Background
A computed fold for a 74-nucleotide RNA from a Chlamydiia bacterium, annotated as transfer RNA. Lineage of the source: Bacteria > Pseudomonadati > Chlamydiota > Chlamydiia. RNAcentral holds the sequence, with entries from ENA. Rfam family: tRNA. It is annotated as a transfer RNA. Its family is annotated with triplet codon-amino acid adaptor activity in the Gene Ontology.
[in-house]
RNA sequence: GAGACAUUAGCUCAGUUGGUUAGAGCGCCACCUUGACAUGGUGGAGGUCAGCUGUUCGAGUCAGCUAUGUCUCA
Numbered sequence: 001g002a003g004a005c006a007u008u009a010g011c012u013c014a015g016u017u018g019g020u021u022a023g024a025g026c027g028c029c030a031c032c033u034u035g036a037c038a039u040g041g042u043g044g045a046g047g048u049c050a051g052c053u054g055u056u057c058g059a060g061u062c063a064g065c066u067a068u069g070u071c072u073c074a
Stems, first nucleotide, its partner, number of pairs: 001073007010026004019057001028044005050066005
């Protein structure tokens, strides 16, 4: 220098052919349960879907560029 892949909650990840509310597990907070702890149960908070621009009636999803990481080639 060229190319491929990845980027979604604090962490690990899912997200169907673009479709109206963005989710799971773990973690966190509150309450119930206990003499207390753990387990278990209920509820809750937490997201500019890496960033910018574009396409579209509509974008986490499609296109371009940028950033970061991993790998390959030179």